[in-house]
Context: one part of a larger RNA
Molecule: large-subunit ribosomal RNA, domain VI
Organism: Candidatus Parvarchaeota archaeon
RNA sequence: UUCGAUGCUUGAGUGGAAGAUUCGACUAGUACGAAAGGAACAGCGAGUCGGCGUCUCUAGUUAGCGGCUAUCCGACAGGGUACGCCGCGUAGCCACGCGCCAAGGGAUAAGAGCUGAAGGCAUCUAAGCUUGAAACCCUCCGCAAAAAUAGGCAUCGUUAUAGGCGGGGGAAGAAGACCCCGUUGAUAGAAUCGGCGUGUAAGGAUCAAGGCGCAAGCCGAGAUUUUCAGCGUACGAUUACUAAUAA
Numbered sequence: 001u002u003c004g005a006u007g008c009u010u011g012a013g014u015g016g017a018a019g020a021u022u023c024g025a026c027u028a029g030u031a032c033g034a035a036a037g038g039a040a041c042a043g044c045g046a047g048u049c050g051g052c053g054u055c056u057c058u059a060g061u062u063a064g065c066g067g068c069u070a071u072c073c074g075a076c077a078g079g080g081u082a083c084g085c086c087g088c089g090u091a092g093c094c095a096c097g098c099g100c101c102a103a104g105g106g107a108u109a110a111g112a113g114c115u116g117a118a119g120g121c122a123u124c125u126a127a128g129c130u131u132g133a134a135a136c137c138c139u140c141c142g143c144a145a146a147a148a149u150a151g152g153c154a155u156c157g158u159u160a161u162a163g164g165c166g167g168g169g170g171a172a173g174a175a176g177a178c179c180c181c182g183u184u185g186a187u188a189g190a191a192u193c194g195g196c197g198u199g200u201a202a203g204g205a206u207c208a209a210g211g212c213g214c215a216a217g218c219c220g221a222g223a224u225u226u227u228c229a230g231c232g233u234a235c236g237a238u239u240a241c242u243a244a245u246a247a
């Protein structure tokens, strides 16, 4: 110097409606008006519609847990079927829930004016100047160097410490894509612990309304206890046990 790779950017352009609107109090019983009556600017509060985001709360849905009915597996236990019924219900998704969606500047339109001649006056206009709108251009939020004038900056110069496929996955996802991990490892599963849901499992023990029986006794719904149990887990952590291995 050239070419290329990776990362970060500039912003010519481009998209957005990202806002729209109503009411209330105050201003103020003020200005105005003889009285009757009766405003507004600014700032404030609340709502409705729309947009974007989000799941702490509320509501819906729900894995799951518990209860109930009929029937079947002979009874118990444990289950099946009835898209069975009832109670509660985490994560996720979601609305009916929650949060946010200013101000301002520039140049103007109609309009309002200043100075001012043509036309000794007058005149916002002819030269010149000041104002003036939810519209326009910025400000705000996205995309954007395929902007062919194809930009800029930094690092690197590579046969492997890169990329693709293949492997384990993901609050990413129609398929591609995107993101993470791959033993120098917590990526998923499993296990353990915690949290959360349901609500105290089975078996055992103690009692027990009541029924049967002359009696002895037998049967016994149910209660208490073992048991804040049992069961489940989409969440968090820990642990290489399994698979991300070798080739």
Stems, first nucleotide, its partner, number of pairs: 003157007013143004019049006032037001050101005058095001060093002064088005069082005104138003111131004167181004187243003190239005195233004203226005210219003